The prediction has a mean pLDDT of 82. This is a predicted structure of a 518-nucleotide part of an RNA (large-subunit ribosomal RNA, domain I) from Halobium palmae. The RNAcentral record of the full RNA draws on ENA. It matches the Rfam family "Archaeal large subunit ribosomal RNA". On this family, see Cannone et al., BMC Bioinformatics 2002: "The comparative RNA web (CRW) site: an online database of comparative sequence and structure information for ribosomal, intron, and other RNAs". Lineage of the source: Archaea > Methanobacteriati > Halobacteria > Haloferacaceae > Halobium.

[in-house]
Context: one part of a larger RNA
RNA sequence: CCAUCUGGUGAAUAGCUCGGCUCGAGCGCCGACGACGGACGUGCCAAGCUGCGAUAAGCUCCAGGGAGUUGCAUGGAAACGAAGAACUGGAGAUCUCCAAAUGGGAAUCCCCACAGCAAUUGCUUCGCGCAAUGGGGAACGUCCCGAAUUGAAACAUCUUAGUAGGGACAGGAAGAGAAAGCAAACCGCGAUGUCGUCAGUAACGGCGAGUGAACGCGACACAGUCCAAACCGAAGCCCUCACGGGCAAUGUGGUGUUCGGACUGACUCUCAUCAGCAGAACCCUCUCGUGAAGUCUCCUGGAACGGAGCGUGACACAGGGUGACAACCCCGUAACGAGAAUUAGUACGCUGUGCGUCAGUACCAGAGUAGCGGGGGCUGGAUACCCCUCGUGAAUACGACAGGCAUCGACUGUCAAGACUAAACACGUCUCGAGACCGAUAGCGAACAAGUAGCGUGAGCGAACGCUGAAAAGCACCCCGAGAAGGGCGGUGCAAUAGGGCUUGAAAUCAGAUGGCG
Repeated sequence: CCAUCUGGUGAAUAGCUCGGCUCGAGCGCCGACGACGGACGUGCCAAGCUGCGAUAAGCUCCAGGGAGUUGCAUGGAAACGAAGAACUGGAGAUCUCCAAAUGGGAAUCCCCACAGCAAUUGCUUCGCGCAAUGGGGAACGUCCCGAAUUGAAACAUCUUAGUAGGGACAGGAAGAGAAAGCAAACCGCGAUGUCGUCAGUAACGGCGAGUGAACGCGACACAGUCCAAACCGAAGCCCUCACGGGCAAUGUGGUGUUCGGACUGACUCUCAUCAGCAGAACCCUCUCGUGAAGUCUCCUGGAACGGAGCGUGACACAGGGUGACAACCCCGUAACGAGAAUUAGUACGCUGUGCGUCAGUACCAGAGUAGCGGGGGCUGGAUACCCCUCGUGAAUACGACAGGCAUCGACUGUCAAGACUAAACACGUCUCGAGACCGAUAGCGAACAAGUAGCGUGAGCGAACGCUGAAAAGCACCCCGAGAAGGGCGGUGCAAUAGGGCUUGAAAUCAGAUGGCG
């Protein structure tokens, strides 16, 4: 130096999984009745997590449950429980301090006061008397403000993009929504939204780069209504136990709303709608109950759930556990049954109102609006989207607007300048289920004390660490040793080369032994 062997170090690999990821379904707000979040406490011994709050791992009641129990956490001690504990669900009580934090101040502490709505707002008997708001929430939503890198092979219009980001506000969804619509079939459609298509089409564009609809069709889901006015004219509403007070002729209330209505007359007779009252169910989901059939013989083994033999159930041979691979050992599973939540204050129902038909009258039908001109923004919107600003400025149903240039006449469609509206669709804090998803350098940053330890003045950045064994049976006693180190003997165990960072235990690497070369 080489090879082999025996060990050490080391942690790969294999197997496993109380964790993650994705999809689907369900479900979806909390808060001055003090939330979200935190601080400090709280246990017999108590550092952390979890729970709870000076009634402090808990108190009371109801229902289930059932012989054990005093969380993670397998120890010691002391207790509780058939007068029914633990545990589960529901209802209630308690709930320190900070925090919207709200008497004043201040980081979780203090101060004044016979004790508080601080601020803003509504009502008000003018007394904070009665009320409301405030803050939080993973993403989703509406509105307002709004870039740049980039692309155009430079760059300025353009693009990136109404994106990122900032702000306001709301809900379990939000927003939109019942035609002054779409259209052009000489036959029409009939609120809105979303998905697929139409279509990379029409159109826009230093006509460059690029941008880019709609109608229609096919689906999901379907639902329509109320005012203002005409006409009537106090017949009305609110607070209060009451008395009483307030609002209201600048109109409370009735009628009425495009199938126009009002008014006048005639007919029909109670079905649309609206308001009020009462108020379900199926499926699905969850929780629970009943729930079949070998623990027969032999062999191996530490153990039978294995092999051989003989059986049994099945609307149940999904899955998991049990000392190796179990339909028949246990939990379950199929099926049947019970209860609960959602469905839903929905459907159906009841009460009140009155739907409708014919004829006449010509009363009403949303004004600085429609339209036009100047200047902008935005858009595919081009002269023909939508919006803003300045100016100008109608008509009145015998009327008006629209029909992608303008004007006129026809024709067709509709009735602006008031308002509401479920479902179908977005998201996932949360619950459940599933997976030709990962399997500990993977999968969430986090399977473990994880937003922890640590770093930073701060905004913020941010890890690593899984596996004894079937059962602790976790090595009594003795010996070496300075020894609570380490080791030997010995014992447990199938196994200790399973000995508490302990399954398997590769490689680099270290030591020793043996052989070869020299």